[in-house]
Molecule: transfer RNA
Organism: Armatimonadota bacterium
RNA sequence: GCGGGAGUAGCUCAGUGGUAGAGCGGUAGCCUUCCAAGCUAUUAACGCGGGUUCGAUUCCCGUCUCCCGCUCCA
Numbered sequence: 001g002c003g004g005g006a007g008u009a010g011c012u013c014a015g016u017g018g019u020a021g022a023g024c025g026g027u028a029g030c031c032u033u034c035c036a037a038g039c040u041a042u043u044a045a046c047g048c049g050g051g052u053u054c055g056a057u058u059c060c061c062g063u064c065u066c067c068c069g070c071u072c073c074a
Base pairs, nucleotide, nucleotide: 001070002069003068004067005066006065007064010024011023012022013021018054025043026042027041028040029039030038047063048062049061050060051059
């Protein structure tokens, strides 16, 4: 330099053009003599900037970060 993949909640991962979900975690409550477990509620997110569209997390372009591979030079 070229190509590919990833970026979504505190963490690990889904999702896909039409109000974004789960598990674990946090908080409160129930239960319990207490703790744990269990149950209920709640908490909180689409890397950034443009474009297309009635509507973008999703499609397109650019850009940033991380990972993998290839080539050249040394």